[in-house]
Context: one part of a larger RNA
RNA sequence: ACCAGGGAGUGCAUUUGAGUGGCAAGAAUAACUGCCUAAAGCAGGUAUUCAUAGGGAAACCAAUUACCCGCAGUUUACGAGGGGUAUGGUAUGAAAGUGCCACUAGUCACUUGGAUGCGACCCGAAGCCGAUCGAUCUAACCCAGGGUAAGGUGAAGCGGUAGUAAUAUAUCGUGGAGGCCUGAAGAGGUGCUACGAGCAAGUGUUCUUCUAACCUUGGGCUAGGGGUGAAAAGCCAAUCGAGAUCGGUGAUAGCUGGUUCCUAUCGAAGUUGGCCGUAGUCAAGCCUGGACGGAGAUAGUAUAAACGGUAGAGAUACGGAUUGGGGAUUUAGGGGGAGAAAUCCUUCGGUUUCUUGUCCAACUCCAAAUGUUUAUACAUCGUAGAAGUCUGGAGACGGCGGCUCGUCGUAAGGGUGAGUCGCGAGAGGGGAACAACCCAGACUAUAGUUAAGGUCCCAAAAUAUUGGUUAAGUAUUAAAGGGUAAAAAGUGUCUGUAGCCAUAGACAGCAAGGAGGUUGGCUUAGAAGCAGCCACCCUAUAAUAAGUGCGUAACAGCUUACUUGUCGAGGUUGCAGGUCUUGAAGAUGGACGGGGUUAAACCAAUUACCGAUACUAUAGGUUACUGAAAAGUAUAUGAUAGAUAGGCGUUUUGUUAGGGCAAAAGCAUGUGAGAGAUUGUAUGUGAACCUGGCAAAAAUGAAAAUCCUGGU
Numbered sequence: 001a002c003c004a005g006g007g008a009g010u011g012c013a014u015u016u017g018a019g020u021g022g023c024a025a026g027a028a029u030a031a032c033u034g035c036c037u038a039a040a041g042c043a044g045g046u047a048u049u050c051a052u053a054g055g056g057a058a059a060c061c062a063a064u065u066a067c068c069c070g071c072a073g074u075u076u077a078c079g080a081g082g083g084g085u086a087u088g089g090u091a092u093g094a095a096a097g098u099g100c101c102a103c104u105a106g107u108c109a110c111u112u113g114g115a116u117g118c119g120a121c122c123c124g125a126a127g128c129c130g131a132u133c134g135a136u137c138u139a140a141c142c143c144a145g146g147g148u149a150a151g152g153u154g155a156a157g158c159g160g161u162a163g164u165a166a167u168a169u170a171u172c173g174u175g176g177a178g179g180c181c182u183g184a185a186g187a188g189g190u191g192c193u194a195c196g197a198g199c200a201a202g203u204g205u206u207c208u209u210c211u212a213a214c215c216u217u218g219g220g221c222u223a224g225g226g227g228u229g230a231a232a233a234g235c236c237a238a239u240c241g242a243g244a245u246c247g248g249u250g251a252u253a254g255c256u257g258g259u260u261c262c263u264a265u266c267g268a269a270g271u272u273g274g275c276c277g278u279a280g281u282c283a284a285g286c287c288u289g290g291a292c293g294g295a296g297a298u299a300g301u302a303u304a305a306a307c308g309g310u311a312g313a314g315a316u317a318c319g320g321a322u323u324g325g326g327g328a329u330u331u332a333g334g335g336g337g338a339g340a341a342a343u344c345c346u347u348c349g350g351u352u353u354c355u356u357g358u359c360c361a362a363c364u365c366c367a368a369a370u371g372u373u374u375a376u377a378c379a380u381c382g383u384a385g386a387a388g389u390c391u392g393g394a395g396a397c398g399g400c401g402g403c404u405c406g407u408c409g410u411a412a413g414g415g416u417g418a419g420u421c422g423c424g425a426g427a428g429g430g431g432a433a434c435a436a437c438c439c440a441g442a443c444u445a446u447a448g449u450u451a452a453g454g455u456c457c458c459a460a461a462a463u464a465u466u467g468g469u470u471a472a473g474u475a476u477u478a479a480a481g482g483g484u485a486a487a488a489a490g491u492g493u494c495u496g497u498a499g500c501c502a503u504a505g506a507c508a509g510c511a512a513g514g515a516g517g518u519u520g521g522c523u524u525a526g527a528a529g530c531a532g533c534c535a536c537c538c539u540a541u542a543a544u545a546a547g548u549g550c551g552u553a554a555c556a557g558c559u560u561a562c563u564u565g566u567c568g569a570g571g572u573u574g575c576a577g578g579u580c581u582u583g584a585a586g587a588u589g590g591a592c593g594g595g596g597u598u599a600a601a602c603c604a605a606u607u608a609c610c611g612a613u614a615c616u617a618u619a620g621g622u623u624a625c626u627g628a629a630a631a632g633u634a635u636a637u638g639a640u641a642g643a644u645a646g647g648c649g650u651u652u653u654g655u656u657a658g659g660g661c662a663a664a665a666g667c668a669u670g671u672g673a674g675a676g677a678u679u680g681u682a683u684g685u686g687a688a689c690c691u692g693g694c695a696a697a698a699a700u701g702a703a704a705a706u707c708c709u710g711g712u
Stems, first nucleotide, its partner, number of pairs: 001712006011118013026050003032044004054061002065086005073078002087102006121258002124255001128248006139222001141220007148212001150182003153178001157174006186209003191205002194203002224240001226236003261647006271284005286395001287393006296381003300378008312366001313364002319360003324355006333348006399423010428439003434481001443620007453610003456595003462607001464606006475597002488582003492579010509566005515539003520534003545560001549558002621637002623634004648701001650698010666685008
């Protein structure tokens, strides 16, 4: 891992609803007793419990009559139940009043939905406490023992010699000290990480120590909040920040996981408030079943009326902010000037006025749309029972995303709000793939038509049509998302528009001319069109500058402006728009989904076709309702948590009816029925039991729990 078997809402008590039944102003017995006993049953038992009256702390006092409306129904006026108004009891109070109660239904049993207490759906802690067992491992200590190859070094002491007055001292021997050295046994366990289905919960190799605070054998002693510890919370039998075993014990777990057959109807919430509350829970809201009730209800549209101060806008309509200019006034003051001073002039500033330009969540003279409320009409729903009321059962109380509008943040797949639509709990088609983007809400089957999106191939459908644009593979992406693509630039290109020149010949090219006064004057070594300064005239001309650039030391030379000829039809300048290019940078090679495409790209328009569980048609099932039925009606029939309803199957018992050695159950294969759980039948195998109906009782349904046991 797979297979088989096992594996989770149970029992008792109390309580509260619902269903069914018995009796009923009453209902019921419990223990127990008797009879009969296989179990069971029958008879007794009235203690007790609940109900029959409430109010009050208590003393104590002590209740429903009347009228109106009115559903079902029927004689249209009655009218059970129902609603309303009065009325009554009691407590309190001086009273007014206020609280509770009163126009009667209970009780017992069974079944079942909940609640509470118990292990309480199942498995799961770390832990706490008690009693026992452990020092054959290990820690310390005690008793009795055992062990330490070989080599090196050479302390004290002693002796000889030298030396001294004598010591001291020196030297040579001898000697053999030391928590000394090298190193085997022994002990340890530093680095490495080969082995690691092993020799090993470790080995191997390397390393440390090896006469000592050394190593070691046997025996003994200390015990769990205790021991022992050269102290690491180390060790106390592979277990230690409190050993192990058994017990309390099914500890507790607001936490994780799991929780077993089918179908049908409806179908949530992640919000508000409280809580040492934020992984929980209680109440409300939201879902569901039932009962009562008895006529209106409403998400829509239109009209009318009302509410309002947001978007926008505004600024001599207020508050606040704010650009430039002009005028008036000396009105606090500063600078400058004139003057001996008084004073005067000017400028900045102040105040005021005119004009001009711009703003505000906490400004508003204005002022929408949407919205809200009411009324009316239509529409939809409703006596086939709406609204509303009461009651049983929940789940949920982590939310998330798109769009619009706020707010915080540089920003974020960010935080926090409001509205709405989705996902959650929603399948199908499209978007390459993709919870929430687009289309569209799936009862079943078959066929057709469309939506979004598409129609060269992968791959269903146009290599469609008309007119343009693009040459960059731009693009083929999105419309909201999959990175974005700006400023700026382009003698890229297309379109529009406004000028100017042009057959009296434009623009470009080519051919020719481009002169004279004069080398203008000044300056300067020189300055002759062309270093610089000033001026910039005149003549002849088709035209020709006191000169556009190159050039010379200065001249010269080349060239341009300007003119003519040649040529022969458009040229030139600006503005606006479309499109394209540059701008444009990331790490393995690389993404329009891919191939590929010059349209199969982009813009504008047109017609076909493809394309979904959408829509339509036909047939059928279910639900709700009508109906005697046939049949009909419906905007019904996706669904997590969850509520409700009806069924299938297993085991056993009772009863009834049956099957079976002329072959039961089980198993295998085939073939039918049913919406499904399931079930029928045929054949084979098998060899002894099995089953239908009606009831009853459950140790009653497995794919999951790091589930348990076994097998492979």